A computed fold for a 475-nucleotide part of an RNA from an uncultured bacterium, annotated as small-subunit ribosomal RNA, 3' major domain. Its mean pLDDT, the model's own confidence on a scale to 100, is 83.
Context: one part of a larger RNA
RNA sequence: UGACGGGGGCCCGCACAAGCGGAGGAACAUGUGGUUUAAUUCGAUGAUACGCGAGGAACCUUACCUGGGCUUAAAUGCACAACGACCGGCUGGGAAACUAGCCUUUCCUUCGGGACGGGGUGCAAGGUGCUGCAUGGUUGUCGUCAGCUCGUGCCGUGAGGUGUCGGGUUAAGUCCCAUAACGAGCGCAACCCUCAUCGUUAGUUGUCAGCGAGUAAUGUCAGAUACUCUAACGAAACUGCCGGUGUAAACCGGAGGAAGGUGGGGAUGACGUCAAAUCAGCACGGCCCUUAUGUCCAGGGCGACACACGUGUUACAAUGGCCAGGACAAUGAGCAGCCACUUGGCGACAAGGAGCUAAUCUCAAAACCUGGUCUCAGUUCGGAUCGGAGUCUGAAACUCGACUCCGUGAAGUCGGAUUCGCUAGUAAUCGCGCAUCAGCCAUGGCGCGGUGAAUACGUUCCCGGGCCUUGUACA
Numbered sequence: 001u002g003a004c005g006g007g008g009g010c011c012c013g014c015a016c017a018a019g020c021g022g023a024g025g026a027a028c029a030u031g032u033g034g035u036u037u038a039a040u041u042c043g044a045u046g047a048u049a050c051g052c053g054a055g056g057a058a059c060c061u062u063a064c065c066u067g068g069g070c071u072u073a074a075a076u077g078c079a080c081a082a083c084g085a086c087c088g089g090c091u092g093g094g095a096a097a098c099u100a101g102c103c104u105u106u107c108c109u110u111c112g113g114g115a116c117g118g119g120g121u122g123c124a125a126g127g128u129g130c131u132g133c134a135u136g137g138u139u140g141u142c143g144u145c146a147g148c149u150c151g152u153g154c155c156g157u158g159a160g161g162u163g164u165c166g167g168g169u170u171a172a173g174u175c176c177c178a179u180a181a182c183g184a185g186c187g188c189a190a191c192c193c194u195c196a197u198c199g200u201u202a203g204u205u206g207u208c209a210g211c212g213a214g215u216a217a218u219g220u221c222a223g224a225u226a227c228u229c230u231a232a233c234g235a236a237a238c239u240g241c242c243g244g245u246g247u248a249a250a251c252c253g254g255a256g257g258a259a260g261g262u263g264g265g266g267a268u269g270a271c272g273u274c275a276a277a278u279c280a281g282c283a284c285g286g287c288c289c290u291u292a293u294g295u296c297c298a299g300g301g302c303g304a305c306a307c308a309c310g311u312g313u314u315a316c317a318a319u320g321g322c323c324a325g326g327a328c329a330a331u332g333a334g335c336a337g338c339c340a341c342u343u344g345g346c347g348a349c350a351a352g353g354a355g356c357u358a359a360u361c362u363c364a365a366a367a368c369c370u371g372g373u374c375u376c377a378g379u380u381c382g383g384a385u386c387g388g389a390g391u392c393u394g395a396a397a398c399u400c401g402a403c404u405c406c407g408u409g410a411a412g413u414c415g416g417a418u419u420c421g422c423u424a425g426u427a428a429u430c431g432c433g434c435a436u437c438a439g440c441c442a443u444g445g446c447g448c449g450g451u452g453a454a455u456a457c458g459u460u461c462c463c464g465g466g467c468c469u470u471g472u473a474c475a
Base pairs, nucleotide, nucleotide: 001475002474003472004471005470007469008468009467010466011465012464013463015459016458019422020421021420022419023418026314027313028312029311030310031309032308033307034305035304042053043052064300065299066298067297068296069295070294077123078122079121080120083117084116088103089102090101091100092099093098106115107114108113126289127288129287130286131285135283136282137278138277139276140274142272147186148185149184150183151182152181153162154161155160166177167176168175192266193265194264195263197235198234199233200232201231202230203229206225207224208223212221213220238260241254242253243252244251245250303441316415320374321373322372323371324370325369332363333362334361337356338355341352342351343350344349381412386407387406388405389404390403391402392401428451429450430449431448432447433446434445
């Protein structure tokens, strides 16, 4: 100087407390461990691994295994020697990769050669082989915590200290006062995006107040650009104003206002820590393989299953199940696509067939809601599992896809110790969309809107963190 303390003081955080809803019990989905296996490819392992890399494992992917092949599948250039092909077509073998045979077949030329092409040889390639403890880049975490430092000066023999401490204040090393310090940098804040209010400009594909026309009905048409909306620009909030307290910074209350003291949300992550993660995204040093640890193909595996754990979904019902009825969203996506509408089918879907490269057409039905019924039961709860019949995608659904219909109807009656999330348009609950994608194991991830709470006395205690101080045989 740090680090640590079941030392002290001050302060903060869904840290506790106050509340609401979960996990832990059940079934299933998914990841992991373990076991098994020819292989169950590899990585990630307290917080900071475990619906993680993977935003799509039937083949491919694919790295693993078994078997069959090749010595080059792909790139580049040089040298050597030979050739005129290559491509294409046909036949045979084969699971395919591949292989045997047949047919067809170059250009320019100064005749020296050159161009092109495939094959051969040698260099060379190739490696998801090892090392993340050789590395770059990127990332997690402490932590969006308020810290981390420097120049000059001063103090100290020196390591170092001061500044950065003290008194207040703040979300903040934020600001004020004081001060051997005076300044500065990286962080904080602000500048950026979005939501909330208003104005200007612009009215099509959007909208429809008034006026006209028309229909079984509809902005459907003439028309309008008022309103909603769209999307560019601008205004607006600054403790600016008032009162109180205070030396000040600031705090408390109030007004006006769509919004009030950081307005809500996002992006943004200091010096560093964990030899944290990644050589399997990529790059790269070293080491290793080179008729194989490279590469091509078929099939299998990554999907196994006495078990253990994590994360979720669905439930155990009446604030509910089933049937019927009628309203109200937002974000998005679409041409090898979205598919209106019609017909067939109980249905998944099929056959026809408009519109739309989209504020125009389509996905598209929003769902929780309301009325009726059921009457507390393993039930009209719950839907696992299994049998049968089908649909779709795709060469191909046995291993191993999703969906539909009929039947079957398991566990489960609210979950021990313990443990997690959340402070407001939040939790809870309800549906909708997208990426990946032929299809889909999506209950995952990322977004969108609808309905919409309870509680916070407080900081004694648990956990983590910040500042000051104290002890130390630790570094």